[in-house]
Context: one part of a larger RNA
RNA sequence: AGAUGAACAUUGGCAACAUGCCUUACACAUGCAAGUCGGACAGGAAGUGGUUUUUCCAAUGGUAGACAGAUGAGUAACACAUAAGAACCUACCCUUGGGAGGGGAACAACAACUGGAAACGACUACUAAUACCCCGUAGGUUGAGGAACAAAUAGAGGAAUCCGCCUGAGGAGGGGCUUGCAUUUAAUUAGCUAGUUGGUGAGGCAAUAGCUUACCAAGGCGAUGAUCAAUAGCUGGUCCAAGAGGAUGAUCAACCACACUAGGACUGAGAGAUGGUCCACACUCCUACGCGAGGCAGUAGUGGAGAAUUUUCUAUAAUUGGUGAAAACCUGAUGGAGCAAUGUCGUGUGAAGGUAGAAAGCUUACGAGUCAUGAACUUCUUUUCUUGGAGAAGAAGCAAUGACAAUAUCUGGGGAAUAAGCAUCGAUUAACUCUGUGCUAGCAGCUGCAGUAAGACAAAGGAUGCAAGCGUUUAU
Repeated sequence: AGAUGAACAUUGGCAACAUGCCUUACACAUGCAAGUCGGACAGGAAGUGGUUUUUCCAAUGGUAGACAGAUGAGUAACACAUAAGAACCUACCCUUGGGAGGGGAACAACAACUGGAAACGACUACUAAUACCCCGUAGGUUGAGGAACAAAUAGAGGAAUCCGCCUGAGGAGGGGCUUGCAUUUAAUUAGCUAGUUGGUGAGGCAAUAGCUUACCAAGGCGAUGAUCAAUAGCUGGUCCAAGAGGAUGAUCAACCACACUAGGACUGAGAGAUGGUCCACACUCCUACGCGAGGCAGUAGUGGAGAAUUUUCUAUAAUUGGUGAAAACCUGAUGGAGCAAUGUCGUGUGAAGGUAGAAAGCUUACGAGUCAUGAACUUCUUUUCUUGGAGAAGAAGCAAUGACAAUAUCUGGGGAAUAAGCAUCGAUUAACUCUGUGCUAGCAGCUGCAGUAAGACAAAGGAUGCAAGCGUUUAU
């Protein structure tokens, strides 16, 4: 000198755009953050003067809750980055070929009865389906061959047709796996390793593989730093620097890991699943003491910790995602508003004229000098402020649809009106005198200053620098 997700002292007009728990991955009251489909389905309820019928719904069923959002504890590793590879999977979507024949038995709900304080159940009987099962069929799979195995569902409409279902092949996007190279510190860590390294048989997986297992062999890694220990999410990037390089990894984007702690599987195309499930620990709550409920590192918010970090706001109008034939519903993603000078940038706090060179202050050699065109005063202007009026773009797709928003912007009236501080002044370093103090009180980044004429302390006047900021502290 530059920089910051900064903090503190002091001061503080406005606007735009960004940013905002870096510490305790500490504990959490309350609300909301994942639903949707009645055009799959029996049934129930509401409504209508009547009829065709209409609306809503716990349950069964389908699909989505593996995305989006948070955090960085763990991880020194194929985790990330980069460059390659072969033995794989893929719901929805796109292209294309073929098909959907015939039967059956149940289970919820509802009803009856009943246990429990509750959470939640038990038992009996009935019933539908795009739920479940069987038979037939197959350009698929397995097999040397003979042969064996495995599908399907309807719905809406007056109809045309639309939308679904099963299956083969290909694609797109997504994912799993393997490998080369590369990634912090320490040798006051030198030896480490038995599924360990390799083979054969078997098992297992979507797939390769000691992935698992039986047997056999005795290998494998290591001063080019193994192993152990410490620290740490990685990258694109960000900051500094002429560069070489150094430091760093907030916001935004990609990948990874995690969801009270530790473990397990289920469902599914996909999870070993943040707002699913099971077991155990700790903690909190409830209890009729037999039990039972919970998981904010989602969004607001609370306590705690800390130098320190915001509203228990608004809207689905836009963008996006889920479901649905659609209308639509849901969406704390997202769009917005609020708070904070936290940062960057812009702008203002008036402009022109004005010497009797005004008063007061300070200095003085007592002549005067300075503050100083500064004020007053005169003439203007209205960014901003205040008060009225008009009023968007963002809406795509004929119309309709705007949270922001009585906003931006334009325009009429009013009146200089509402708006300047902070630090420094011995040298470094731009800026000087007087009074007080007297090695005292104090200052200080370094050198140092102060012991009776202190340009260095404390005030005053003046000056210098930056300016809605300024100075200090911390790190580099």